[in-house]
A computed fold for a 72-nucleotide RNA from a Thermoleophilaceae bacterium, annotated as transfer RNA. It matches the Rfam family "tRNA". Rfam classes the family as a transfer RNA. Model confidence (mean pLDDT): 82 of 100. The source organism's lineage runs through Bacteria, Bacillati, Thermoleophilia, Thermoleophilales and Thermoleophilaceae.
RNA sequence: UGGGGGGUCGUCUAGCUAGCAGGACACCAGGUUUUGGUCCUGGGAACGGGGGUGCAAAUCCCUCCCCCCCAG
Numbered sequence: 001u002g003g004g005g006g007g008u009c010g011u012c013u014a015g016c017u018a019g020c021a022g023g024a025c026a027c028c029a030g031g032u033u034u035u036g037g038u039c040c041u042g043g044g045a046a047c048g049g050g051g052g053u054g055c056a057a058a059u060c061c062c063u064c065c066c067c068c069c070c071a072g
Base pairs, nucleotide, nucleotide: 001071002070003069004068005067006066007065010025011024012023013022019055027043028042029041030040031039048064049063050062051061052060
């Protein structure tokens, strides 16, 4: 430099066929327990940056940044 794959809550991950962004763990609050843990209930928390299309973009298009693989 070229080609391919990827970037989503604190972490891991689903959603990629546009239509309320879901799950697990972690965290917070309450319940249970003598306390802790377990268990139960509830809660907060995310789409890498910019632009475009469109009623509507995590999703499609353009561009930039970062990570991985292959080639030179």